RNAcentral holds the sequence, with entries from ENA. Predicted 3D model of a 74-nucleotide RNA (transfer RNA) from a Patescibacteria group bacterium. Its Rfam family is "tRNA". The prediction has a mean pLDDT of 80. Lineage of the source: Bacteria > Bacteria candidate phyla.

[in-house]
RNA sequence: GCCGACGUAGCUCAGUUGGUCAGAGCGGCUGUCUUGUAAACAGUAGGUCGUGGGUUCGAAUCCCACCGUCGGCU
Numbered sequence: 001g002c003c004g005a006c007g008u009a010g011c012u013c014a015g016u017u018g019g020u021c022a023g024a025g026c027g028g029c030u031g032u033c034u035u036g037u038a039a040a041c042a043g044u045a046g047g048u049c050g051u052g053g054g055u056u057c058g059a060a061u062c063c064c065a066c067c068g069u070c071g072g073c074u
Base pairs, nucleotide, nucleotide: 001073002072003071004070005069006068007067010026011025012024013023019057028044029043030042031041032040050066051065052064053063054062
């Protein structure tokens, strides 16, 4: 330099024939219970869907560029 995969909550990931509100588990916080802790149960907060453009009535999803991680080729 070229090719490919991936980037979504603090962590691990789902969601891709474009459309109903962006979700799960773990973790965090609050409460109940307990002598106390843990566990259990109830409730609750947390996101510019890597960045910037484009297409569209509508984009996490399609297109382009760039950034980052990983792999391959030279």